[in-house]
Context: one part of a larger RNA
RNA sequence: GAACGAACGCUGGCGGCGUGGAUAAGACAUGCAAGUCGAACGAGACCUUCCCAGUAGCAAUACCAGGUCGGUCUAGUGGCGCACGGGUGAGUAACACGUGAGCAACCUGCCCUGAAGUGGGGGAUAGCUCGCCGAAAGGCGAAUUAAUACCGCAUGUGGUGGCAACACCAAAGCAGCAAUGCGCUUCAGGAUGGGCUCGCGGCCUAUCAGCUUGUUGGUGAGGUAACGGCUCACCAAGGCAGUGACGGGUAACUGGUUUGAGAGGAUGAUCAGUCACACUGGAACUGAGACACGGUCCAGACACCUACGGGUGGCAGCAGUCGAGAAUCAUUCGCAAUGGGGGAAACCCUGACGAUGCGACGCCGCGUGGAGGAUGACGGCCCUCGGGUUGUAAACUCCUGUCAUGAGGGAGCAAAUCCCGCUUUCGCGGGACUGAUAGUACCUCAAGAGGAAGGAACGGCAAACUCUGUGCCAGCAGCCGCGGUAAUACAGAGGUUCCAAGCGUUGUUC
Numbered sequence: 001g002a003a004c005g006a007a008c009g010c011u012g013g014c015g016g017c018g019u020g021g022a023u024a025a026g027a028c029a030u031g032c033a034a035g036u037c038g039a040a041c042g043a044g045a046c047c048u049u050c051c052c053a054g055u056a057g058c059a060a061u062a063c064c065a066g067g068u069c070g071g072u073c074u075a076g077u078g079g080c081g082c083a084c085g086g087g088u089g090a091g092u093a094a095c096a097c098g099u100g101a102g103c104a105a106c107c108u109g110c111c112c113u114g115a116a117g118u119g120g121g122g123g124a125u126a127g128c129u130c131g132c133c134g135a136a137a138g139g140c141g142a143a144u145u146a147a148u149a150c151c152g153c154a155u156g157u158g159g160u161g162g163c164a165a166c167a168c169c170a171a172a173g174c175a176g177c178a179a180u181g182c183g184c185u186u187c188a189g190g191a192u193g194g195g196c197u198c199g200c201g202g203c204c205u206a207u208c209a210g211c212u213u214g215u216u217g218g219u220g221a222g223g224u225a226a227c228g229g230c231u232c233a234c235c236a237a238g239g240c241a242g243u244g245a246c247g248g249g250u251a252a253c254u255g256g257u258u259u260g261a262g263a264g265g266a267u268g269a270u271c272a273g274u275c276a277c278a279c280u281g282g283a284a285c286u287g288a289g290a291c292a293c294g295g296u297c298c299a300g301a302c303a304c305c306u307a308c309g310g311g312u313g314g315c316a317g318c319a320g321u322c323g324a325g326a327a328u329c330a331u332u333c334g335c336a337a338u339g340g341g342g343g344a345a346a347c348c349c350u351g352a353c354g355a356u357g358c359g360a361c362g363c364c365g366c367g368u369g370g371a372g373g374a375u376g377a378c379g380g381c382c383c384u385c386g387g388g389u390u391g392u393a394a395a396c397u398c399c400u401g402u403c404a405u406g407a408g409g410g411a412g413c414a415a416a417u418c419c420c421g422c423u424u425u426c427g428c429g430g431g432a433c434u435g436a437u438a439g440u441a442c443c444u445c446a447a448g449a450g451g452a453a454g455g456a457a458c459g460g461c462a463a464a465c466u467c468u469g470u471g472c473c474a475g476c477a478g479c480c481g482c483g484g485u486a487a488u489a490c491a492g493a494g495g496u497u498c499c500a501a502g503c504g505u506u507g508u509u510c
Stems, first nucleotide, its partner, number of pairs: 001510004006506005013366006019359002026322003030319003035080003040077002043074005050067002054063003087277003097201007106194002111190008119153001121151002129142005158169004173182003203249003210240003215237008252274004256267004279300005302313004330356001332355003338352001339350004369399004379390004403451001405446005418431005454499005459480003465494005475482002
């Protein structure tokens, strides 16, 4: 000198863009953060169209049982999603990461392309009803019912096993007047996403020198999507190490960031890629995918409820609270946009995201007025008492109108999905709806210099000097060093210098 997710002191006008729990991976009140589909299914509630019976009434009509058309809602079964998105960096020195290869040793829901099929049956079970237990959480029994839930049979393009003969393996319907559409099953290919293996690369320590028994290899078996001591039985005695094994310490890695002329050093916030974790430890289930943050089971610590028998919970999601700390924000608005999940769609959900708010935390921009104005006011300070300086500075005159203030106008981010018509599809033409930010940005007008400057330093390094007070005291200090009666070094004042909505100090890196 540069840099910072900074903090502290003094000060503080506006805007844009960024950025903000680095410490206790400490504990968490409250609300929200993953649902959706009635065009898979039975059932129920409510509204409604029409038909018809009954009761009251002379009738209009009112009430009500049944059937029927259409609609809304949803506890349950079922499907898809919940493995994405979001958070954190505790662990990890490892094929975790980066890079380059390999898999003739592999998987891949949804999506795309192609081939073939979608026939005929069955038994249950939630829900509902009834009964029972329990304080609750919840559970048990009986009867009954549906499906795109479940299970046989048939078929076999095809696939699997096998040298072959041969054996085995599927399926589901729904919407629509229909055309048809959305699905379902098997196979082949693709795309995407993953799994595994290897070469090379990137910390400190020898005051860690020997380490290892599933250890190293083989045979066989099991297991996996798949190779493999991954696991097991048997056999052999190997394997690694001074090019640092083993042990200890520290640490998520990278693109990058920062500094530097570079080489190099330091670092890994925000953004992006990968990995790991989800109160602590362990385990599997479901599934295309998890050994699963807002799933299950077991154990533990902690906290809460309890009728004392027993239960419930997991913010390293978004806000927010307490705690520890030098220190880090709103318990805000909206799904309008982008993206994601579900759905045929309308639409629903989305603390992802889009926005606003708070903080000079950073970078950038703007302003706090401009021109004229004296042999130079007043005041302050200094003085050799002559004057000098503050100083064109002020006053005063003439202007300007950025920002802030008030008034008027007022956006873009939004054309799709949808509807109509055309079109074999792809798509094309027309129409309609939709804005949280926000009456914001921006534009115009009005008034008026009016509302807007501080901080540090001034002995040398290093730009900038005098007076007063103090008297080795009080104090200063980055280094050298100042202060013991004339201190340009302490404190105050005047003046000056440097930066400026900031200026200094501290910390860290180069």